[in-house]
The part of an RNA shown here (large-subunit ribosomal RNA, half A) has 1724 nucleotides and comes from a sediment metagenome.
Context: one part of a larger RNA
RNA sequence: GCACACGGUGGAUGCCUUGGCACCAAGAGCCGAUGAAGGACGCGGCACGGCUGCGAUAAGCCUCGGUUAGCUGCCCAGCAAGCUCAGCCGGGGAUUUCCGAAUGGGGAAACCCAUCCCGAUGAACUCGGGAUAUCCAUAGCUGAACACAUAGGCUAUGAGAAGGUAAGUGGGGGAAGUGAAACAUCUCAGUACCCCGAGGAAAAUAAAAAGACAUUGAUUCUCCUAGUAGUGGCGAACGAACGGGGAACAGCCCAAACCUGGUAAGCCUAACGGCCUUGAAGCUUAUGCUUAUCAGGGGUUGCAAGACAGGUUAGAUUCAGUUCAAGAUGAGUCGAGGAGUUACAAACCAAACUCUAGCCAAAGGUCUCUGGAACGAGCUACCACAGAUGGUGAUAGUCCAGUAGGCGAAAGAGGUAGGCUCCUAAUCUGUUCUUAAGUACCACGGGGCACGUGAAACCUUGUGGGAAUCUGCCCUGACCAUGGGGCAAGGCUAAAUACUCUUGGUGACCGAUAGUGAACAAGUACCGUGAGGGAAAGGUGAAAAGAACCCCGGGAGGGGAGUGAAAUAGAACCUGAAACCGUGUGCUUACAAGCAGUCAGAGUCCCGAUUUAUCGGGAUGAUGGCGUGCCUAUCGAAGAAUGAUCCGGUGAGUUAAUCUAUGUAGCAGGUUAAGCAAUUAAGUUGCGGAGCCAAAGCGAAAGCGAGUCUGAAUAGGGCGAUGGUUGCAUGGAUUAGACGCGAAGCGGGGUGAGCUAGCCAUGGCCAGGGUGAAGCUCCGAUAAAACGGAGUGGAGGCCCGAACCUUUCAACGUUGCAAAGUUGUGGGAUGAGCUGUGGUUAGAGGUGAUAUGCCAACCGAACUCCGUGAUAGCUCGUUCUCCCCGAAAUGUAUUGACGUACAGCCUCAGGUAAUAGUUAAUGGAGGUAGGGCACUGGAUGGACUAGGGGGCAGACGCCUACCAACUCCAACCAAACCACGAAUGCCAUUAACCGUACCCUGGGAGUGAGACCAUGGGGGAUAAGCUCCAUAGGUCAAAAGGGAAACAGCCCAGAUCAUCAGCUAAGGUCCCAAAGCAUAGACUAAGUGGUAAAUGAGGUAGAACUGCACAGACAUCCAGUAGGUUGGCUUAGAAGCAGCCAUCCUUUAAAGAGUGCGUAAUAGCUCACUGGUUGAGUGGUGCUGCGCAAACAAUCCAACGGGGCUAAGUCUAUCACCGAAGCUAUGGGAUCCGAUUUAUUCGGAUCGGUAGGGGAGCGUUCCCUUCGCAUCGAAGUCGUUAUGUAAGUAACGGUGGAGCGCUGGGAAGUGAGAAUGCCGGAAUAAGUAGCGUAAGAUGUGUGAGAAACACAUCCACCGAAUGCCUGAGGUUUCCUACGCAAGGUUAAUCCGCGUAGGGUUAGUCGGUCCUAAGCUGAGGCCGAAAGGCGUAAGCGAUGGACAGCAGGUCAACAUUCCUGCACCACUUUUAUGGAGAUAAAGGGGUGACGCAGGAGGAUAGGUUGAGCAUGCCUAUUGGACAUGGUGUGUCACUUAUCUUAGGCAAUACCGGGGCAGGAAAAUCCACUCCGGUUGUUAAGCUGAGGAUAAGGGGAAGCUGAUUGGAAACAUGAUGCGAUUCAGCUGAAUCCAUGCUGCCUAGAAAACCCUCGUUAUCUGUGAAGUAAGAGUGUCCGUACCGCAAACCGACUCUGGUAGGCGGGGAUAAAAGUCCCAAGGUGAUC
Repeated sequence: GCACACGGUGGAUGCCUUGGCACCAAGAGCCGAUGAAGGACGCGGCACGGCUGCGAUAAGCCUCGGUUAGCUGCCCAGCAAGCUCAGCCGGGGAUUUCCGAAUGGGGAAACCCAUCCCGAUGAACUCGGGAUAUCCAUAGCUGAACACAUAGGCUAUGAGAAGGUAAGUGGGGGAAGUGAAACAUCUCAGUACCCCGAGGAAAAUAAAAAGACAUUGAUUCUCCUAGUAGUGGCGAACGAACGGGGAACAGCCCAAACCUGGUAAGCCUAACGGCCUUGAAGCUUAUGCUUAUCAGGGGUUGCAAGACAGGUUAGAUUCAGUUCAAGAUGAGUCGAGGAGUUACAAACCAAACUCUAGCCAAAGGUCUCUGGAACGAGCUACCACAGAUGGUGAUAGUCCAGUAGGCGAAAGAGGUAGGCUCCUAAUCUGUUCUUAAGUACCACGGGGCACGUGAAACCUUGUGGGAAUCUGCCCUGACCAUGGGGCAAGGCUAAAUACUCUUGGUGACCGAUAGUGAACAAGUACCGUGAGGGAAAGGUGAAAAGAACCCCGGGAGGGGAGUGAAAUAGAACCUGAAACCGUGUGCUUACAAGCAGUCAGAGUCCCGAUUUAUCGGGAUGAUGGCGUGCCUAUCGAAGAAUGAUCCGGUGAGUUAAUCUAUGUAGCAGGUUAAGCAAUUAAGUUGCGGAGCCAAAGCGAAAGCGAGUCUGAAUAGGGCGAUGGUUGCAUGGAUUAGACGCGAAGCGGGGUGAGCUAGCCAUGGCCAGGGUGAAGCUCCGAUAAAACGGAGUGGAGGCCCGAACCUUUCAACGUUGCAAAGUUGUGGGAUGAGCUGUGGUUAGAGGUGAUAUGCCAACCGAACUCCGUGAUAGCUCGUUCUCCCCGAAAUGUAUUGACGUACAGCCUCAGGUAAUAGUUAAUGGAGGUAGGGCACUGGAUGGACUAGGGGGCAGACGCCUACCAACUCCAACCAAACCACGAAUGCCAUUAACCGUACCCUGGGAGUGAGACCAUGGGGGAUAAGCUCCAUAGGUCAAAAGGGAAACAGCCCAGAUCAUCAGCUAAGGUCCCAAAGCAUAGACUAAGUGGUAAAUGAGGUAGAACUGCACAGACAUCCAGUAGGUUGGCUUAGAAGCAGCCAUCCUUUAAAGAGUGCGUAAUAGCUCACUGGUUGAGUGGUGCUGCGCAAACAAUCCAACGGGGCUAAGUCUAUCACCGAAGCUAUGGGAUCCGAUUUAUUCGGAUCGGUAGGGGAGCGUUCCCUUCGCAUCGAAGUCGUUAUGUAAGUAACGGUGGAGCGCUGGGAAGUGAGAAUGCCGGAAUAAGUAGCGUAAGAUGUGUGAGAAACACAUCCACCGAAUGCCUGAGGUUUCCUACGCAAGGUUAAUCCGCGUAGGGUUAGUCGGUCCUAAGCUGAGGCCGAAAGGCGUAAGCGAUGGACAGCAGGUCAACAUUCCUGCACCACUUUUAUGGAGAUAAAGGGGUGACGCAGGAGGAUAGGUUGAGCAUGCCUAUUGGACAUGGUGUGUCACUUAUCUUAGGCAAUACCGGGGCAGGAAAAUCCACUCCGGUUGUUAAGCUGAGGAUAAGGGGAAGCUGAUUGGAAACAUGAUGCGAUUCAGCUGAAUCCAUGCUGCCUAGAAAACCCUCGUUAUCUGUGAAGUAAGAGUGUCCGUACCGCAAACCGACUCUGGUAGGCGGGGAUAAAAGUCCCAAGGUGAUC
């Protein structure tokens, strides 16, 4: 390492459900000043907490009913004490703290402070009860400017208002993301959101309607009409109505005319008025008339109605009027009829019935079996108007609760009949009157209507104008006419509809990662300043029977014992998977390199069988062959491109409506929608034909019609002549979030200035040192000045430098000490300084000495919730299996280029019919390759020769190795040249082969990034693994296999499966490594082969041409190589040999005026050339094959794949063999086709595959159904075996302990490996980093255990702090006892940890009083609403005011307790006193103020010395003890008296007079006049400090009672006890809010003093004084407080206002170093 067995961890799976979700039915639907909703705080015998209940009458009180034998709620057991007409359930009542609209005032919600009345023995104080807010309404009393009056004020009355409220609802305001592939009208959408209002519903509602020439007859809701008519950048999109079917139904009241009455005013002396009418009589200045107003009657409509007048008709009866007669009218009674509590008038009582508690309710077994248990199985019964459901030790009609069916209410609520209440003329005719005014209507600008200004009616209204009155007015989609409909400008109105709650019920809804966020102390813990955000977490068992007792252990924990059916059900508890971590056994592994497997396979071990030979199976796996994970995205991934640490769970094409296609079912025309009815346990069934589709089309239409339109047409052409419908299923589309996750952003409403920026108010802070401005003084100087000098003086965005603020540079740090620090070094440090507290400015904004800085650790626009599932042409992910076919990376267009549309290519279904393809032949069109140069152009040489240039020349002219046209000759070039011109391809025809491969219609796609190779080209450099085209070229993509070492694109070849069979392709045959060191002939010598060019070379082989050569070549050796002459010139020299010129002659066999070397120049050595020797070939030139050099890269080899090869290299030829998933052979499977046959067989073809299309299946959850299984053991889980082509399935065994499956159908939250997915668990790194500035050591003690705890002794550190006090903040951390699980960066006996108990004491401290900034704000002003501002008034400290000190004491508190001595305010008694006192929102004064500076006087403090007191040492010996040394202490307070440095002014102080100001008054203040005081003193005021006396206190130390203890020792009562001087120094404190200087000119109010006015009290005795008695409530007070308790996530090197702040050394200092008091040794 693998396998097996057994464990741990963990909490999946299965089963369960107390909790959720959805729907249905019935009922109910507001609460609140009689104090709500919601809270805070309390209430229990032992209760600390949470829930529930309740409220000081506090898990309850009273009463009325019901029920019952038990009860004192739940987590939560127990004890104690009780009750029993208790308890529990229901109706009614009582109580109901505090906050909250909150309402007496205030306020930081649950707190503080009041006033008046009453009461408590009641003066103060305290307590109890009641009242006391604002606005509005009503009534009353008062009452300004201003006479009446009004405004205003006050009082009373009011179940008036306020505030809350989920959804639904009416109204006022009103977005944006988005869509339009951009965007502006438009859309989203009148949506989200804000605000106001009302109700159980709301709203709407009784035609100035709708319609169309027919009618309907209020509103609301619903199904259709209909996605129609329309609207619309006529884009996206929006979208009616009429009419029809249903649900539910309900209609009314006023204003006005007119009449009567009241009130008020006016008018009329006329009767022509009135007194009901007629006649007669009588009366009348109001009993008449008019106007205004109030009340009653009347009246309410549109083919108009009403009033008025007249007429007609209609029960009975009584009464009335100025009188009589008649009539009429009015009032009343009876009768008749009608209506009603919801609008139309309005109350109340109330049967029946219903609700709020309850009650009755059938029927099995003592049988047998299993089992812990029977509800199971067997046997045998019974009930059923009851076989719903739940429980009971497994599954129960007959065990329990219930169920079907019946019964029931004292009280309360609902509720109908009835009681009761109300009403009662109808009609005809006619003139006049009435019928809703800033209204209708019009213009302009908007809004709403489906309708975007349009031809735009209708409704509404901001501005302006502005009618009519029934012979009228409005509408009828511009407008007019005609016709039709209606009657505006007033109002009310149930139901049907929406939503929620309660009760009951149901579910092909979920079952603990699900279902609500929440099954559990869940809106909890926790996070955030806040708005706001927001979890995790279920299961022992039938019953706790929850493990007595023993053992180990300090405990935790464990082992026995016991309980139980089971303890591997033991509380971390059902089942108990995986990751991960172990223990044991078998095999393997230490010379061995890699996707970790697969194939072959030795050995070892185990099991079974056996015929003992072996065989079969399992575990392991020495060794060998082959072999670069998965996914995604890509032309292309092992890729060093993406994603994943691992495991488990969870996680993505759904639903609705509409359309379309296919399949299928019903009907033949099809079909219902809403709704209604019946009925059930549930389902459903029936009715309903409104509507929809079809049944005929064409046309713009009239219209015609199997045709029609166009057209002159009977032509032609277009469109038709043909497609039924309704369900269900599936594919696709559209609209919706639409497969899932994912932005940055936009908009709306709120929350934030506790960080930070600015500002406002009020406070605080700045050691020490230096410099020395102005001014002033003096001197000098000057006519006088200016000026100079000295001194004084103390200015300054002055200097140095601490605190403080800041952060220049560097290092460290960078998973930190720290989400900005540390160390060192810097800058400012009296100023534009720093800082505390309180406040203010808010995102379309604020603030900003501008850095786009800051606005709560991320600001080019904060945060939070909502619109919201914004949108995303983009990225990622997208879950079981098998079978068939199978692409594209192209064209056109595109604000188009990674997108999309159409076409092309794929698939499926249907259809037509001889379509496509290949080859051959034949016939065509064409201008490419090639070729060519007449054309168009380019371009070279020569000839000829115009022209030009140059030269000569006086001119004519001449010359020219210069340039050069035309012409001629020669040789050329071209994609945009052609007098020529293929191959191939293309179009046809014919034939053959093949066999539907073609085409058409329809459903569904994907693709529109391509890559390389070959060939033809363009671009580029005839570069690129470059780029762009073309090819009826290929491969990859989407293709495996063999070869090329390895190697998508190259060569061969297309994998249905199996086989230890055969033949071949490419390529190979020495070994690796299958097959020939094959055969024959050549070449190569370079390891060429097994990289490369120009160029070079006596390489080698071959073929060819050409020199020399027996008359002696080439090569070797021997010899010669001379003279003129050192040629001339040049040169210093130049002699063959620096250079220039010339380069002859002679002797010779031959020899250059010299081929090299060499010298200064010579010399010298050579060569050419010649002779000799030798004796046969020897040179040259180009061509060909194979070789050589040229040939240089970074870790040794690295350019055959390696070994190695002289062939095993190269060329030619030949034979054999190997070699693939190709072909063949044998067998199996599948698809399609065709035959037969009929349920099988045969034949043929085919079966690589991405995107994609089609087909067939497996599995999961739930429902129906059939049949079953199960305690003699279901599901789940762990294994084994079997089986199927796969998804899978079955059996057996273990575990488990209660449910589960099969058949046939149905419905889906239906399948996981990836989404930097989500949640949980577990690994790895790793026993690693780290343990957060710093000194500890020793001993003793405690303890199971000590580096860290306690004590002791040394040592060390801080000491302007690391000490002490105190504000904020925290909120018990404080003290004691006990404890050690967790927390403490280790251990812990310890703790800021856990448990329990305890602890905070105030007249004089702080708050409570006063006001600042600011905030609130009665009335008021403004504003769509919400709200904003603001007067009076109030609140609000960081400021003002204000009476206590010392000592002692507790474990823990003290200016608080105690002791002592004081003081303040108030009340009262007594005494004295003898005239004022008190209050009120009044006046005045005071309070009352800056900065800087220096000087003085004091004190605190320090220090020295003396004295005094005292400890220790001196002082080891029998006793005594001096002196000396050294240490400590020598203090503070109160009161009284005395005293003092000083400070305050001539604008002063004192006295008197006047006085028109101070809102009225004033004796006060102000103003003014006179007098006095004196010249800084008197008076007055103020004033630190000092002295004396008295008082009590403390005190170092001594003493040592008592108590505890064995002792050591600890404890410490009581008593005693110096307490005095002097010197020096000396503050930042006090005098002092003083003084001086300066400019920036420096709070308010109360307390207090004083003045009068008004009111009250007062000689029945005010104030004051003295003594006595009494009162002083409430809140804070512990502890930390530069820090381990606050802010920083932490026991965090950071931050945090103020006060005290000693000594020595060092100029000084709060600096630095060292110390004191005190504290500490910093948790490995």

Its Rfam family is "Bacterial large subunit ribosomal RNA". Gene Ontology terms of the family: structural constituent of ribosome and ribosome. The coordinates come from a structure-prediction model, not an experiment, and the mean pLDDT is 81. RNAcentral holds the full RNA, with entries from SILVA.